[in-house]
This is a predicted structure of a 477-nucleotide part of an RNA (small-subunit ribosomal RNA, 5' domain) from Potamosiphon australiensis. Its Rfam family is "Bacterial small subunit ribosomal RNA". Gene Ontology terms of the family: ribosome and structural constituent of ribosome. RNAcentral holds the full RNA, with entries from RefSeq. Its mean pLDDT, the model's own confidence on a scale to 100, is 86.
Context: one part of a larger RNA
RNA sequence: GAUGAACGCUGGCGGUCUGCUUAACACAUGCAAGUCGAACGGGGGUAGCAAUACCUUAGUGGCGGACGGGUGAGUAACGCGUGAGAAUCUGCCAAAAGGUUCGGGACAACAGUGGGAAACCGCUGCUAAUACCGGACAUGCCGCAACGUAAAAGGAGAAAUCCGCCUUUUGAUGAGCUCGCGUUUGAUUAGCUAGUUGGUAGGGUAAGAGCCUACCAAGGCGACGAUCAAUAGCUGGUCUGAGAGGACGAUCAGCCACACUGGGACUGAGACGCGGCCCAGACUCCUACGGGAGGCAGCAGUGGGGAAUUUUCCGCAAUGGGCGAAAGCCUGACGGAGCAAGACCGCGUGAGGGAGGAAGGCUCUUGGGUUGUAAACCUCUUUUCUCAGGGAAGAAGCUCUGACGGUACCUGAGGAAUCAGCAUCGGCUAACUCCGUGCCAGCAGCCGCGGUAAUACGGAGGAUGCAAGCGUUAUCC
Repeated sequence: GAUGAACGCUGGCGGUCUGCUUAACACAUGCAAGUCGAACGGGGGUAGCAAUACCUUAGUGGCGGACGGGUGAGUAACGCGUGAGAAUCUGCCAAAAGGUUCGGGACAACAGUGGGAAACCGCUGCUAAUACCGGACAUGCCGCAACGUAAAAGGAGAAAUCCGCCUUUUGAUGAGCUCGCGUUUGAUUAGCUAGUUGGUAGGGUAAGAGCCUACCAAGGCGACGAUCAAUAGCUGGUCUGAGAGGACGAUCAGCCACACUGGGACUGAGACGCGGCCCAGACUCCUACGGGAGGCAGCAGUGGGGAAUUUUCCGCAAUGGGCGAAAGCCUGACGGAGCAAGACCGCGUGAGGGAGGAAGGCUCUUGGGUUGUAAACCUCUUUUCUCAGGGAAGAAGCUCUGACGGUACCUGAGGAAUCAGCAUCGGCUAACUCCGUGCCAGCAGCCGCGGUAAUACGGAGGAUGCAAGCGUUAUCC
């Protein structure tokens, strides 16, 4: 000098930030991912005599739940950083070309019925679609060629048209893969390795590869530190320092890994998937004992651990995201408010005058000295404060739309009014006397003070330094 700090004493305001560093310990409760009726058939409601129109929704279907948000356990690794590369995929988006034809059978919902305490499940029957399947056409794919082989879906509207669907090509974005170099400590860890190293053949993947399998060869790594062990997410950066360097990796940003513990695949453009599925395990809960349910390292919040870390708040008004033709819906992302002197910055607690140097305190050689222009007193101001009145920008986009918020800010009135502490005073180190104590009580960062005149202990007066803070402790330079 610094801190995501804590503790002690004290505490007026504002702005901007920050806030479980410990138990990746366990979690009550609420919310955090839905949306589309302009894909589809039903149900319900309203209006109507009806046709029908409108609203709503459990189900089928589409898109999104692979983003956003959290955490740092694991990982010493192509994990990260940086620079290259070839054997790849890429929903939505952009550009270009072409197409969108003819048919079919189901399954939910629903109705009936049965089982179960529940979770939920079975059987029979009916039905729609942008759900599923078949045929045709073909710039495509395979292949030297011949041959072979692969597509579609409609919806809204009075219409124009718009939104879709299929195929191909290109781009953009994102992702997978490979390599060079760099990336903590230990030799009181010296040898390690059988899919191991390479080849052939086959399989596998979007794609290269011992990635996997069979066979063959016996290789591969290592004192330029292999292997083993310990520790650790990495980086941009942060702190310090003149720099070189050292230490760290909270907040913000990029990448990685994880989601009760371990394993696995399914779906999908994308996952081996935090708020999906299956299996095993531990734990918790329900149960009619047969069987079931759950996963806060999302936002709040609870217990526990700890020196220690906040509200079970408001709003989608803005920015951004998902769905939708749109209106819109959802969004604990985000925007805000609340709590905490936790940090930084700014402001205030008055200004000018005022000597009988008042009283009181302390000291004292009884003359005085000091507190001290300090107070009183006079003049002034109103930053703050209180009250009253007005009152935003942030809204893009003609209208409408503001959580914050009657907030910021402006005007007026009142009255010096509402606001100072903490540490130190032997030397280092700015600041000295008196009383008490008597190697006691105590102080202390180092040197060291204290045993009867202690500037070093405790109190008082005074002084010094910082100041809404001041000290102490911890850690780094």